[in-house]
Formats: sequence, structure tokens, C1' cells
RNA sequence: AAACGGCAACGCCCGCGAAAGCGGGACGGCGCAAAGCCACGGGUCUAAACCUCCCCUCCGGGGGCGGCACGACCGCCGGGCUGCCGAA
Repeated sequence: AAACGGCAACGCCCGCGAAAGCGGGACGGCGCAAAGCCACGGGUCUAAACCUCCCCUCCGGGGGCGGCACGACCGCCGGGCUGCCGAA
């Protein structure tokens, strides 16, 4: 510089989840040489349960602000492992 291909942002539908988000599907293709895999480090996101406080109460409970990861994101960065083609 090519070739065969690969993945699939986002929108839509269904499902799971408290949420972040995840899974599946027809169409479409934002983009990606690891946008293949792994939460190891950093970072970001959510906050059910729990905790402090406040309000209401038929005293059973209900609601609100805040905090918080054991939850999530590998298409945020770094790192680790694997990998097609080629001028290797």
C1' cells in the first nucleotide's frame, strides 16, 4: 500500500436490573488494526441494601436531602493474555 474478512456506536423492539448498565433481535453503520478477552492499577457512572439527618403517620409504615460499592463501564487510559493479512 493492499486482500479476505471482523467488530458494531446510536436509534427501534423484547427481556433482565433499584439504577448505572447488560443480553437478544430485523434494519442501519458512529467509528475501531485489536472496538478480541481479563476489573490488575487509575478514572468515570449508578446507589438497591445500609448509615446520619429531616418530614408525615392510621405507629403498621411512608417520603425526602446527603454519604457509601460488594454493582457497572475494557468503545476512558494504562497494564496483562491472545490474534488475521502484509513490506513482517
Predicted 3D model of an 88-nucleotide RNA (c-di-GMP-I riboswitch aptamer) from a soil metagenome. The model forms 95% of the base pairs in the Rfam consensus. RNAcentral holds the sequence, with entries from MGnify. Model confidence (mean pLDDT): 88 of 100. Its Rfam family is "c-di-GMP-I riboswitch aptamer". Rfam 15.1 lists 5,092 matches to the family in 1,772 species. About the family: GEMM was predicted in a large-scale screen for bacterial structured RNA regulatory elements.